[in-house]
RNA sequence: CACCGAAACGAGCUGCUCCGUCGACAGGCGGAGAUCGCAAAGCCGGUGGCCUGAAUCCGCAGAGAUACGGCCGCCCGGUUGCCGAA
Numbered sequence: 001c002a003c004c005g006a007a008a009c010g011a012g013c014u015g016c017u018c019c020g021u022c023g024a025c026a027g028g029c030g031g032a033g034a035u036c037g038c039a040a041a042g043c044c045g046g047u048g049g050c051c052u053g054a055a056u057c058c059g060c061a062g063a064g065a066u067a068c069g070g071c072c073g074c075c076c077g078g079u080u081g082c083c084g085a086a
Stems, first nucleotide, its partner, number of pairs: 004084002012038002015035001016033007036073001042079005048072004056065002
């Protein structure tokens, strides 16, 4: 240095619950609580997956279709990165 991931410290992220707020919805943001978890559960990208259906299309009838709205603690690729045994 690369691969790898036992133990510990510190730091970070976060599934869940409640409150406020924005949103048509999905969901986002802020605060609080307890806490399952994560060494990439950091970032970027994807022709991948999932959720929603205001608007639009269609129809006698939302009962049907669609992302231009979102999420990914699902998958794949790229890149950066804490600690340190075997």

c-di-GMP-I riboswitch aptamer from a Pseudomonadota bacterium, 86 nucleotides, folded computationally.
Rfam family: c-di-GMP-I riboswitch aptamer. Gene Ontology term of the family: cyclic-di-GMP binding.
Of the family's consensus pairs, 84% are formed in the model.
Model confidence (mean pLDDT): 76 of 100.